[in-house]
Context: one part of a larger RNA
Molecule: large-subunit ribosomal RNA, domain VI
Organism: Actinomadura viridilutea
Parts: sequence; C1' cells; structure tokens
RNA sequence: CGUUGGAGAAUUGAUGGGGGUCUGUCCCUAGUACGAGAGGACCGGGACGGACGAACCUCUGGUGUGCCAGUUGUCCCGCCAGGGGCAUGGCUGGUUGGCUACGUUCGGUCGGGAUAACCGCUGAAAGCAUCUAAGCGGGAAGCCUUCCCCGAGAUGAGUUCUCCCUCCCUGCGCUUUCGGGUGUGGGGGUAAGGCCUCCAGGAGAUGACUGGGUUGAUAGGCCGGGCAUGGAAGCCAGGUGACUGGUGGAGUGGACCGGUACUAAUAGGCCGAGUGG
Repeated sequence: CGUUGGAGAAUUGAUGGGGGUCUGUCCCUAGUACGAGAGGACCGGGACGGACGAACCUCUGGUGUGCCAGUUGUCCCGCCAGGGGCAUGGCUGGUUGGCUACGUUCGGUCGGGAUAACCGCUGAAAGCAUCUAAGCGGGAAGCCUUCCCCGAGAUGAGUUCUCCCUCCCUGCGCUUUCGGGUGUGGGGGUAAGGCCUCCAGGAGAUGACUGGGUUGAUAGGCCGGGCAUGGAAGCCAGGUGACUGGUGGAGUGGACCGGUACUAAUAGGCCGAGUGG
C1' cells in the first nucleotide's frame, strides 16, 4: 500500500510451505517347521536399548563477578576492637531465583488411499494356453494422507463475534417548484480504536511482543514469609594465650511468594470513519 466505511478480537486451512519418517539386542512362539546331523526359522507377540529431536528444572549435577561465611598479604578509617579498598570475585567452603545437561518426561507408532517390482482371478485375440487386450484383486522403509509447526499478499486477499457512526466547510457535473435533491472530489474537527510517551519483563541486539500507567500493585523501597549462610557485633563468663561458652538457629541477605501507594509510571500530544448494507 492492498484486501472497497473505520476498528478490536477469535478462527478456517489451500493438490500452500516446513518438520518428522531412524535403528539394534534379547525373550516367547520353539529347540517347533525344516534338516541325516550340525544347525535352525517365516508369521505373530513382548521387554530393554542406541543415536536423533522437543519440552522442562521435581530429582542428580553445573554455573551462580552487588548472597553468607572463613582466611593470606598490604594500604586506609588516629590506635584496640570492628570495618573498607586492592591482589583472577585475592584465595577457599557453601548457595536462592534464572539459565542449563551430565538430569527428567515425551516422540518416531497405529490406521486409510493410490501404486512399483512382483503374485494372482476371470479372459479372448489364437476352440488350447495366457495376470491383459476389456474387466477385477493383492502388494513396499518409497508416494498422498494420518502427527507437529507456520500459514488469507490464498490479490481467489475467506469466516465468525463485538464496537463506532449519518459531523462541519467547500469545488465540479446533472436537475430544480430556486427552499433544495442527487452524483463525485478537496479540506477540517472527531467516534470506536490506535500510536507517541512513561514504569516494567514471562519478551528482547534495535524494532517487535507481553503486562501496567493513580478508577494503579508495573518496578523500586518497606513489611511478612520462603530460601541461603551457619552462630553477627557488643557485653558477660572461663582460659597465661590462641580461643571457647552464654546472651541466641544468632546476625546478614540477589533474583522467589504475598502484602503495602512511601518513590517513580505526572501532565500531555498525535493519528483515526462518515452510507458502505
């Protein structure tokens, strides 16, 4: 821009597109059929895997650079105590959310249709024979479907539901009973709705997407909980001391779950139909 008024949602699914389509071992049937024996099935049924793929984070792990603790050297906060900076996050031990695989769950199936090689039925030409010439069956991991995803620019532009509407000014053509009627253009303010803008994240390079914007819990803060760390500082007691015990599952705290307008989403701007039926 189109989809023939303008919007917001939800959909159908095209001889439209893409993905997927894998495979092994063992067991039963059965030591059966077969075979002198050695050996050893078709058909049918079941169990467990490999590789590949998808989703997810309950479990097991990984990561976890503004979480907690321990600790070395040095500089600083005047000193002690307690802290801060730097040294790969200085090093070390743990670790919530998130993201992940080494983790978990699931997938290929089944079925339908038309066929290939091939196997047949009936059957002439050619009194026989012949799957073929007419006609009719069967038959593949392959083809079309069945399964998953995208998908109406599918210009053949589909369908359903809901919302908004007959505004103002003006040019031209036709007509006129001079009020107007009708057709077609231009401009303006609006409706439903949308965008800008702002707070954010389950989204994300940017656009986009999703949620929210005071009639508000969108983010931060604060409060409560969860979870992590693992026993804060100060004081008291014991010990010559390193340190230990008590106060006290203490203190501290990223993302998690709730609550609460304290802070910030203020105020606002722009676009957007007009008779299609």